[in-house]
RNA sequence: UAAAACCUUCGGGGAUCGGUGAAAUUCCGUACCGGCGGUAUAGCCCGCGAGCCUUUUGGCAGACUCGGUGAAAUUCCGAGGCCGACAGUUAAAGUCUGGAUGGGAGAAGGAGAAA
Numbered sequence: 001u002a003a004a005a006c007c008u009u010c011g012g013g014g015a016u017c018g019g020u021g022a023a024a025u026u027c028c029g030u031a032c033c034g035g036c037g038g039u040a041u042a043g044c045c046c047g048c049g050a051g052c053c054u055u056u057u058g059g060c061a062g063a064c065u066c067g068g069u070g071a072a073a074u075u076c077c078g079a080g081g082c083c084g085a086c087a088g089u090u091a092a093a094g095u096c097u098g099g100a101u102g103g104g105a106g107a108a109g110g111a112g113a114a115a
Stems, first nucleotide, its partner, number of pairs: 001115001006110005015030001017029003031095002033084002035048004043082002051060003064080005086098003
């Protein structure tokens, strides 16, 4: 210097709004939110995670364009867009309730043999 294994801590945000209605924080309007790694700084580029199927080195599962700067940006700046697991519910949910005091990509630290 420092692999694997090990230990500790951390590890997801957002409507007390208006309208209609018998009933909606689910519809309509408006507002608001954005996990982790990579890469010129990313919800919408590549991949990962949560969920479901399945039982395994497996499968399914969302979204962006135009202009500008630059060596380099679907990441920055300007403008206009788009997307959002499963179950529940007097009425359809990214924002309510629940599985979840859960799990988790991973982050930081500790300790650390061989060489």

Description: The RNA shown here (FMN riboswitch aptamer (RFN element)) has 115 nucleotides and comes from Thermoanaerobacter pseudethanolicus ATCC 33223. NCBI's taxonomy places the organism under Bacteria, Bacillota, Thermoanaerobacterales, Thermoanaerobacter, Thermoanaerobacter brockii. Its mean pLDDT, the model's own confidence on a scale to 100, is 77. Its Rfam family is "FMN riboswitch aptamer (RFN element)". Its family is annotated with FMN binding in the Gene Ontology. Rfam describes the family as follows. The RFN element is a highly conserved domain that is found frequently in the 5'-untranslated regions of prokaryotic mRNAs that encode for flavin mononucleotide (FMN) biosynthesis and transport proteins. The RNAcentral record of the sequence draws on Rfam and Ribocentre.